[in-house]
RNA sequence: GGGGUGUUAGCUCAGCCAGGUUAGAGUACCUGCCUGUCACGCAGGGGGCCGCGAGUUCAAAUCUCGUACACCCCG
Numbered sequence: 001g002g003g004g005u006g007u008u009a010g011c012u013c014a015g016c017c018a019g020g021u022u023a024g025a026g027u028a029c030c031u032g033c034c035u036g037u038c039a040c041g042c043a044g045g046g047g048g049c050c051g052c053g054a055g056u057u058c059a060a061a062u063c064u065c066g067u068a069c070a071c072c073c074c075g
Base pairs, nucleotide, nucleotide: 001074002073003072004071005070006069007068010027011026012025013024020058029045030044031043032042033041051067052066053065054064055063
């Protein structure tokens, strides 16, 4: 230098290919119940506008282009 994969909640990930309910799960965290206390269990709650920028569209996490970072392959 060329190519590929990944980037979404504190953490681990799904959703993207095929655009359409104002973005989900587990775990962690907070509150309550339970318990002599903690843990477990049960119920409820807060938290992300999807790496960044632009474009296409009535509508973009999803499509297109550029770009940053990480990993892998080729030279």

A computed fold for a 75-nucleotide RNA from a Spirochaetota bacterium, annotated as transfer RNA. It matches the Rfam family "tRNA". It is annotated as a transfer RNA. Its family is annotated with triplet codon-amino acid adaptor activity in the Gene Ontology. Lineage of the source: Bacteria > Pseudomonadati > Spirochaetota. The sequence was found in a public genome assembly. The coordinates come from a structure-prediction model, not an experiment, and the mean pLDDT is 80.